[in-house]
RNA sequence: GCGUCCGCAGAGGGAGAAUCCGGCUUCGCGCCGGUGCCGAAGGAGCAACCGCCCCGGUAAACUCUCAGGCCCCAGGACCUUUGCGGGCGA
Numbered sequence: 001g002c003g004u005c006c007g008c009a010g011a012g013g014g015a016g017a018a019u020c021c022g023g024c025u026u027c028g029c030g031c032c033g034g035u036g037c038c039g040a041a042g043g044a045g046c047a048a049c050c051g052c053c054c055c056g057g058u059a060a061a062c063u064c065u066c067a068g069g070c071c072c073c074a075g076g077a078c079c080u081u082u083g084c085g086g087g088c089g090a
Base pairs, nucleotide, nucleotide: 002089003088004087005086006085007084008083009082010081011080012079013078018035020034021033022032023031024030036070037069038068042066043064044063045062049057050056051055
């Protein structure tokens, strides 16, 4: 210096669903309650397969919605890219 994997940080892109109803209000995009809805923070669950085969291990963008969210902002799995650190390789 190259490739690849992991972690951290920066930059760009990034969906869905009521600016619903009532009350409070410092009249704020805030707070409380209710109903409806969304899935891509996080969380939970399961197949094939595997095992020491009672049982256990084990996946997601699937499923559930505890949490979170439903104007904008913020957040946002994931993708691209840059830098730093580490593992492995020729």
Glycine riboswitch aptamer from Meinhardsimonia xiamenensis, 90 nucleotides, folded computationally. It matches the Rfam family "Glycine riboswitch aptamer". On this family, see Babina et al., MBio 2017: "In Vivo Behavior of the Tandem Glycine Riboswitch in Bacillus subtilis". Rfam links the family to the GO term glycine biosynthetic process.